[in-house]
This is a predicted complex of two RNAs, RNase P RNA and transfer RNA, with 422 nucleotides together. The prediction has a mean pLDDT of 78.
């Protein structure tokens, strides 16, 4: 000075007109309750106060929450993961450390147990793809056809070696129940409260009552509740598909959470703890977070002037919360920190 | 929002490790006075895209793009 590695952090800033949701306060009308003091609901001014992301994304993965009466244990079936230690609420994430690729290097990449239980596959070249023995050599037996042995070349991704491949079947370790906030809970309005299928309403006992046909209530054993089976609980009369109707309406879930900032300590780290601090950290249901106009920053072209500023003009990214968290992955103008390599080159 | 699937020639689908194929279309020829049929040859593929895994991948694994179905609540 050039050409790269890693890893953080920012992703416009003020101001000033207008507009949109939340939450509180204050107030006009209108309609309801009322213990006459106010209360509630709906429109509607005014005021305060807040109002997207590092990914909010894809929805890949792991939870929390909520249902499925769901609690254990064992099996097998599905279904991940896979060196070996740590960390985490938990993981397929994240650290550290071996081990192999790949880079001159900083470093980057790996589903990285086991083909000595079986099974399968291994094109094309090659005698031969686990069944084998072709071509050259030596050496040795020889019934002269040949055998055995050892070694060479030469295909190949692999060549006799316990061949190669498990993101092949499987086999070993461990880990997982199942739907998913459209989960589910309350209320309110309406309806043909409809029509077809299928599965079940069981057996015995006891005790009341009986109009003797039964009905009730109580107990066992069936039965039936995630694939199976055991225990354990639970139900014991409804359930489940499918066509039709009806409704498009409120409130809950819903937002203080593995939560943030500070500071001390421990560990190489990833984390973890104590101690103090703060609630600023959205919440909607056709879905709000926006638009314009000034200065100012950043970029790019063009004129002037003239080597550095003055105007003009255009551009400033990907994106966009919907039940919430920890990750991975993807997409991004432009901007800035810090460490570290490798090359030239000056002192 | 929340669960599924598909993506191969223009078209509309086979192919589930070992040289990418069917129908229909498309172009030439033959056959017609001409067209259609037929009939015989033929051209066409980044197997949506990008890693990985194997000797070797449309086929196994991962992501990404895009396109498609399905899910309210009440009796």
């Nucleotide at each position: 000075c050039g050409a790269g590695g890693c890893g953080g952090c920012c992703g416009g800033a003020c101001g000033g007109u207008c507009g949109c949701g939340c939450c509180c306060c204050a107030u006009g009308g209108c309609c309801g309750g009322u213990c006459c003091g106010c209360c509630g609901g709906c429109c509607g001014u005014g005021g305060c106060g807040u109002g997207a992301g590092g990914a909010a994304a894809g929805u890949c993965c792991g939870g929390g929450c909520u249902c499925c009466a769901c609690g254990g244990c064992g099996c097998a079936c599905g279904g991940g993961u896979g060196g070996c230690g740590g960390g985490u609420a938990a993981c397929g994430c994240c650290c550290g450390c071996c081990c192999g690729c790949c880079g001159c290097g900083a470093g980057g990449c790996g589903a990285g147990g086991a083909c000595c239980a079986g099974u399968g596959c291994c094109a094309c070249a090659g005698u031969g793809a686990c069944g084998a023995u072709g071509c050259c050599g030596g050496c040795c037996c020889c019934u002269c056809g040949g055998g055995g042995u050892c070694g060479g070349a030469g295909u190949g991704a692999a060549a006799c070696g316990c061949g190669g491949c498990a993101a092949a079947c499987u086999c070993c370790a461990c880990c997982c129940g199942g739907a998913g906030c459209a989960a589910g809970g309350c209320c309110a309005a309406g309806u043909a409260g409809g029509a077809g299928g299928g599965c079940g309403c069981g057996u015995c006992c006891c005790c009341g009552g009986u109009c003797c046909g039964c009905c009730g209530g109580g107990g066992a054993c069936a039965g039936g509740g995630u694939g199976c089976g055991c225990c354990g609980c639970c139900c014991g009369a409804g359930c489940c598909c499918u066509c039709g109707g009806g409704u498009c309406g409120g409130c809950c879930g819903c937002a203080u959470g593995a939560g943030c900032c500070g500071u001390c300590g421990g560990g190489u780290g990833a984390c973890c703890g104590g101690c103090g601090g703060c609630c600023g950290c959205a919440g909607a249901u056709g879905g709000a977070u926006g638009a314009c106009c000034g200065u100012c920053c950043c970029c790019g072209c063009g004129a002037c002037g003239c080597u550095c500023g003055u105007c003009g003009c255009g551009g400033g990214a990907c994106a966009g919360a919907a039940c919430c968290c920890g990750g991975c992955u993807u997409a991004c103008a432009g901007g800035u920190c810090g460490c570290c390599u490798c090359g030239c080159u000056g002192g | 929002g929340c669960g599924c699937g598909g993506u191969u020639a223009g078209c509309u689908c086979a192919g589930u490790g070992g040289u990418a194929g069917a129908g229909c279309a498309c172009u030439a020829c033959a056959u017609u006075g001409a067209c259609a049929c037929u009939g015989u040859a033929g051209g066409g593929g980044u197997c949506a895209c990008a890693g990985g895994u194997u000797c070797g991948a449309a086929c196994c694994c991962u992501g990404u793009a895009u396109c498609g179905c399905g899910c309210a609540c009440c009796a």